The RNA shown here (THF (Tetrahydrofolate) riboswitch aptamer) has 97 nucleotides and comes from uncultured Acetatifactor sp. Rfam family: THF (Tetrahydrofolate) riboswitch aptamer. Gene Ontology term of the family: tetrahydrofolate metabolic process. Of the family's consensus pairs, 83% are formed in the model. The sequence is in RNAcentral, with records from MGnify. The prediction has a mean pLDDT of 78.
RNA sequence: GCAGAGUAGAAUUUUGCGCGUUAAGUGCUGCAUGAACAGGGAGUUGUCAUGCGGACGAAAAGCAGAUGCUUGCGGUGCAGAAUUCGCAUCCCGCUGC
Numbered sequence: 001g002c003a004g005a006g007u008a009g010a011a012u013u014u015u016g017c018g019c020g021u022u023a024a025g026u027g028c029u030g031c032a033u034g035a036a037c038a039g040g041g042a043g044u045u046g047u048c049a050u051g052c053g054g055a056c057g058a059a060a061a062g063c064a065g066a067u068g069c070u071u072g073c074g075g076u077g078c079a080g081a082a083u084u085c086g087c088a089u090c091c092c093g094c095u096g097c
Base pairs, nucleotide, nucleotide: 001097002096003095004094009085010084011083012082013081014080015079016078017077018076019074020073021072028054029053030052031051032050033049034048035047039092040091041090042089060071061070062069063068
């Protein structure tokens, strides 16, 4: 000098257990605070979390008559599995040549 590996995590599918269906959650968005980002350092106008707001907004049905059960529905929560992707970026390091 050239090539490469590796994380947190993300997406999709699926399984289990829940929550909501008397509408929370999800998604969008303003402000504030905080956190994480490959082995080390730095790190954003990117990501995530929390708090207070804003706009929008839904799928119920059957059995029972008990506050229950079943089947659905929700861009629903958590956990497991599979597949794919995977530091914004900069410097150093690691492996091969």